[in-house]
The prediction has a mean pLDDT of 78. This is a predicted structure of an 89-nucleotide RNA (c-di-GMP-I riboswitch aptamer) from Aminipila terrae. Of the family's consensus pairs, 95% are formed in the model.
RNA sequence: AUGUAUUUUCGGCAUAGUCGUUGAAAAGCGAUGACGCAAAGCUAUAGGGGCUAAGGUGAGAAUAAUCACUAUGCCAGCCAGUUGCAAAC
Numbered sequence: 001a002u003g004u005a006u007u008u009u010c011g012g013c014a015u016a017g018u019c020g021u022u023g024a025a026a027a028g029c030g031a032u033g034a035c036g037c038a039a040a041g042c043u044a045u046a047g048g049g050g051c052u053a054a055g056g057u058g059a060g061a062a063u064a065a066u067c068a069c070u071a072u073g074c075c076a077g078c079c080a081g082u083u084g085c086a087a088a089c
Stems, first nucleotide, its partner, number of pairs: 003089002007086001012037002017032006035077001041082003047079002049075003055070005
């Protein structure tokens, strides 16, 4: 330096819920709170998968209700890609 599986946690992150806030929503952010995490760091124009449907398109006798499709909106704590700490071999 590279690889491997395993272990530790001074320290690190923070699920659900609740409050506030932004948003059409999904969801984000802040606080609180810990289900868990050895990459729960980073990446959503490299890919698969998932969520939402404002706007748009179509259906609707109709500019109405409603329904369907659609990402240009999201999720990295789904897989993945990429970088990386301590000890051991």